[in-house]
Model confidence (mean pLDDT): 88 of 100. This is a predicted structure of a 505-nucleotide part of an RNA (small-subunit ribosomal RNA, 5' domain) from Candidatus Thioglobus sp. It matches the Rfam family "Bacterial small subunit ribosomal RNA".
Context: one part of a larger RNA
């Protein structure tokens, strides 16, 4: 000089536009972050219409009425594996890069073929009991796209190649030609979405391999499922993955092994490059969800807002027992040199979930707060010498501040008031936001610091202090005439900032 997620002193006028716990993966009060389908299902608790009754105040009060709009708990389906947040751990096929073979995908594309008849349960409501509470127990009943046989079945699976074996579920929505009855409606007919096996595909995702990937030899040996086969068993799946038997192998100065420290990476920061240093925000991978374990469910999790177990914490209790995890946004305590709103919306983009309408959605998209950073702009323009006036300084003759003010004449960025107002959404729908923007007013009117002045290093005097008090990045200043301390004039740099301290190159 460059650079920062920076802090600290001093100072601060506008905007745009990006970032913001780097410490204690400390512990967390309180709101909210994953819901959704009534076109899968029995249902009606509440809220409305509407009808019928009966009181009256004549337009509410109450009963009743799933028939209706809808809908609380429930049973089912799909989704809570996305998305979001941290970097504890991890020197490792984690991660980057180049291949690989023995494998899985729900939901979506495409393609054959099917959708047939039956069963018994159980939430939930009801009765009835335990408990303080979480909750939980007993009887009756009940549905269904739950679940359970049955028929059918190969291109799927097993296979001794003879053969075996293996599935489904219905919802809306429209008709009345045929058949049945009664106009209509249906066990009919259509259509729409769903349902079932396969087969490709997309995409996701799980193994394997070679190469790279940090420090220490003041860590030199290390390893007994360990290397290695055979059998068996166990994944979707290769494989000592695990088990029995068998064999001694397998790794190492080309650094095994410990140990210490670390998330990797596109990149970012410097550098002319080479190379050094770093890995915040944004993107990609990986790993963690209070700590250890551990599996269930499922297409996918050994699962942040799921379960069980232990365990420290914390909080209710009726002392018998229960209940909790902000490394999600917002916040609160603490630690710290230090890091923000308990803020509006789903308008938009994007997710879930619905046939839609639509519900959800601290993701996202906006405001809000901090000169943290980068960028642009303004703090006013011309003109103005009796060089006023006051400061400073003087050889007391003047010199400097200084065109500087002042006073003359302009302008109106920004800010302000006041009036219009988008685009973002080609129909509706706009949190931002009456913002951006335009127009108009008014008046220089509101709006400038910091640091430095020995020499590196641009920029000097005087006064006060007298080896005190100070001052410093390094040479050094200060002991009576200090251009070095402190002050004041003046003067140099920078400029909404300046200076100092710390990382880096």
């Nucleotide at each position: 000089g460059a650079u920062u997620g920076a802090a600290c002193g001093c100072u601060g006028g506008c905007g745009g536009u990006a970032u913001g716990c780097u410490u204690a993966a400390c512990a967390c009060a309180u709101g909210c972050a994953a819901g959704u389908c009534g076109a899968a299902c029995g249902g009606a608790a509440a809220c409305g219409a509407u009808g019928u009754u009966a009181g009256c105040u004549u337009g509410c009060u109450a009963a009743c009425a799933g028939g209706c709009g809808u809908c609380g708990a429930g049973u089912g389906g799909c989704g809570g594996a996305c998305g979001g947040g941290u970097g504890a751990g991890u020197a490792a096929c984690g991660c980057g890069u180049a291949g690989g073979a023995a494998u899985c995908u729900a939901c979506c594309a495409a393609a054959u073929a099917g959708c047939g008849g039956g069963g018994g349960a159980u939430a939930g409501c009801c009765c009835g009991g335990a408990g303080a509470a979480a909750u939980c127990c007993g009887g009756a009943u009940u549905a269904a796209u739950a679940c359970c046989g049955c028929a059918u079945a190969a291109u799927c699976u097993c296979u001794a190649c003879g053969g075996a074996g293996u599935a489904a579920a219905g919802a809306g929505g429209g008709c009345c030609u045929c058949u049945a009855u009664u106009u209509a409606u249906a066990a009919g007919c259509u259509u729409u979405c769903a349902c079932u096996a396969u087969u490709u595909g997309a995409u996701g995702a799980g193994c394997c391999u070679g190469c790279g990937u940090a420090a220490g030899a003041u860590u030199a040996g290390c390893u007994u499922g360990u290397u290695g086969g055979u059998g068996a068993g166990g994944u979707a799946a290769a494989a000592g993955c695990u088990c029995a038997c068998c064999a001694a192998g397998g790794c190492g100065a080309c650094g095994a092994u410990c140990u210490u420290u670390a998330g990797c990476u596109g990149g970012u920061c410097u550098g002319a490059g080479a190379g050094g240093a770093u890995g915040a925000u944004c993107a990609g991978c990986c790993a963690c969800a209070c700590u250890g374990g551990g599996a269930c469910u499922g297409a996918g999790a050994c699962a942040c807002g799921g379960c069980c177990c232990a365990g420290a914490c914390u909080c209710c209790u009726a002392c018998g027992g229960g209940a909790g995890g902000c490394a999600g946004c917002a916040g609160u305590g603490g630690g710290g040199a230090a890091u923000c709103u308990u803020g509006c919306g789903c308008a938009a983009u994007g997710g879930g979930c619905g046939a839609a309408a639509g519900c959800c959605u601290g993701a996202c998209g906006c405001a809000g707060c901090c000169a943290u950073g980068c960028c642009g702009c303004g703090u006013g323009a011309a003109u103005g010498a009796u060089g006023a006036a006051g400061g400073u300084c003087u050889u007391a003759g003047g010199a400097u501040u200084g065109u500087a003010a002042a006073a003359u004449u302009c302008u109106u960025u920004c800010a302000g008031u006041a009036g219009g107002g988008a685009c973002g959404a080609u129909a509706a729908u706009g949190a931002c936001g009456g913002u951006a923007c335009c127009u108009a007013c008014a008046g220089a009117a509101g709006a400038a610091g910091c640091c430095c002045c020995g020499g590196c290093u641009a920029a000097c005097u005087u006064c006060g202090u007298g080896c005190c008090a100070g001052c410093a990045g390094c040479c050094g200043c200060g002991g009576u005439a200090a251009u070095a301390c402190g002050a004041a004039g003046g003067g140099g740099g920078c400029u909404a900032g300046c200076g100092u301290u710390g990382c880096u190159c």